[in-house]
């Protein structure tokens, strides 16, 4: 330098041939226990990396940018 993939909740990740997002774990609350852990129930938590475009409507499609992972190359 080129190519591919990834970026969604505190963490690990789903999601969808476009219709305002879920799970597990963690946190918090409650039940249980003499108490703690475990177990059970519940709540809360997200401008879906960013900027534009298409669209009535974009996490999803298209383009630019940023960051990360992997591969190729040392040619000019």
């Nucleotide at each position: 330098g080129c190519c591919a993939c990834c970026u969604u909740a505190g963490c690990u990740c789903a999601g969808c041939a476009g219709g305002u997002a879920g799970a597990g774990c963690a946190u918090c609350c409650g039940c249980c226990u003499u108490g703690u852990a475990a177990g059970c129930g519940g709540c809360a938590g997200g401008u879906c990396c960013u900027c534009g475009g298409u669209u009535c409507g974009a996490u999803u499609c298209c383009g630019g940018g940023a960051g990360g992972u992997g591969g190729c190359u040392c040619c000019a």